[in-house]
Context: one part of a larger RNA
Molecule: small-subunit ribosomal RNA, 3' major domain
Organism: uncultured prokaryote
RNA sequence: UGACGGGGACCCGCACAAGCAGUGGAGCAUGUGGUUUAAUUCGAUGCAACGCGAAGAACCUUACCCAGACUUGACAUGUAGUGGACAGUUCCAGAAAUGGAAUCUCCCUUCGGGGCCGCUGCACAGGUGCUGCAUGGUUGUCGUCAGCUCGUGCCGUGAGGUGUUGGGUUAAGUCCCGCAACGAGCGCAACCCUUAUCGUUAGUUGCCAACAGGUAAUGCUGGGAACUCUAACGAGACUGCCUAGGUUAACUAGGAGGAAGGUGAGGAUGACGUCAAGUCAGCAUGGCCCUUACGUCUGGGGCUACACACGUGCUACAAUGGCCGGUACAGAAGGCAGCGAAGCCGCGAGGUGGAGCAAAUCCCAAAAACCGGUCCCAGUUCGGAUUGGAGUCUGCAACUCGACUCCAUGAAGUUGGAAUUGCUAGUAACGGCGAGUCAGCAAUAUCGCCGUGAAUACGUUCCCGGGUCUUGUACA
Repeated sequence: UGACGGGGACCCGCACAAGCAGUGGAGCAUGUGGUUUAAUUCGAUGCAACGCGAAGAACCUUACCCAGACUUGACAUGUAGUGGACAGUUCCAGAAAUGGAAUCUCCCUUCGGGGCCGCUGCACAGGUGCUGCAUGGUUGUCGUCAGCUCGUGCCGUGAGGUGUUGGGUUAAGUCCCGCAACGAGCGCAACCCUUAUCGUUAGUUGCCAACAGGUAAUGCUGGGAACUCUAACGAGACUGCCUAGGUUAACUAGGAGGAAGGUGAGGAUGACGUCAAGUCAGCAUGGCCCUUACGUCUGGGGCUACACACGUGCUACAAUGGCCGGUACAGAAGGCAGCGAAGCCGCGAGGUGGAGCAAAUCCCAAAAACCGGUCCCAGUUCGGAUUGGAGUCUGCAACUCGACUCCAUGAAGUUGGAAUUGCUAGUAACGGCGAGUCAGCAAUAUCGCCGUGAAUACGUUCCCGGGUCUUGUACA
C1' cells in the first nucleotide's frame, strides 16, 4: 500500500421487510449430468454452464460411427512433360460415390503458340487434429457500481502519502464550503435514439368536419386540408418562478403554472482493472502433430438411446371456470422461387381457385374482454398425456426421426415438503399477434408488439452484494 475480520461508523441496491405471481409435487417440451452405445461429434460447469454456441440435427447441415472408394487430391497458385475441348444426353455395373460404352462437341492466332479441360510428375494443398496456460480479435462478470489515475508542488531516508481526506449534499469523486495543495485526464452527467404535449410545413396509398352525389352496405365518388395520422423541422423542463429550511452556499421539502417537475419514462452508451474467466469449432494466428491419412467423396446409421438425478419452461389441477352461440377493439413486423382474397369442395388439416399486391393501396389477420345459453363441484362437459385407426402437407425420401387434422382412447394431476425465483407502474400478472432461422418442423424457445391491468414499500435490526472512512492482523 492492499487484502481479510462471525471489528466499528455512515450509505446504497427487489438485498431484506410489505405485497403479487411462481418454481420445488403431476404430465409433457427442452438443456445438462450419468449410464448405455459401433457412434450416441465438440465446446460451455458456482454466482457469470445447463430452451447456452444451435436465428431451427429426416438427407444435407455433421465435425461422430459402420461400410464402399480417392491420393497433387473436394479447393488455390506456380512449373515441366503429354494429350484433348469441357460439359450434356442415352445405356450398362453399383447402395451411391465411381467406373465402362455409345452419341454429341470448341475459341483466338502473327501458325511459334495461347485460352479452356484432362493425365503423369514436382513444389504444395488440406486438417472442426492439440495447446484459449503461446496469442489477436471478441464476449461474460464485478457493475451503469462511482470509482481509477496523471502533471507540477509539498511531506517522507524509502515503499509511498497529499490532491481523492474533512463538514454538508447528490443517483453520482454530483455540487458547495474548508484544507499544502493547484490543475488535468479516463469514468458520472450532457450531447444520440424512442416515447409523452403543442406548433409549422406537406396531403397520397392515409384522413372525412362541413357541402354535393350514390349504395343493400362501405371515404364509395366529386371534393375538402379542419381532425386523426404519417415524417421532417421547431417549441417545451431550466430548480426558471414562489414559500420555508439551510452556512448569504450546494441543496432539500412544499406550492403555482404546465401535456410533462426536479435524471419525465425507456434505450444505446460499460472507466482503471479482476477472474492465466469463455472462445484455436465464427474468423485470424505462433508452436506441435497427420500427409495413400487425423485429408477428401459417397451410402447408411448416430447427434432423437434411457433404470435414474438436476436446471429452464409449457399445460393443468377448474366455476374469477369449461363448452356452445352471438358480437367488438390493436400495434409492430413480413411478402414475388413470395403474401395469397372472394367463391367452390372437405367435419377438419387442407384442396381448388386465382382477384389484388414489389404494397400507408392488396394479403397474411387477433385473443382475452362483452352479451346470451348450458354444466352444478364430480377425477367431472376439469385435465389432456398415452395408445389404436383414418388422413393432410412439405420434401428425392417422413422406418429409425417431421408438423398438422379427424374419430376413438382418456393417464397423472384436487394447488405441491425442506427450500427457492421474479417483479416498485402501464411494472407484475393474464390475453393474443408478429418476425428471424426455415422446403417442412419437433418454437411450449428467442427477439419484438399491442390488449386487459393490480397489490405493497412501516422501515434498514437481520440475510446477500456493493461503496466511503476508520481499526486489528503470525496474510501478500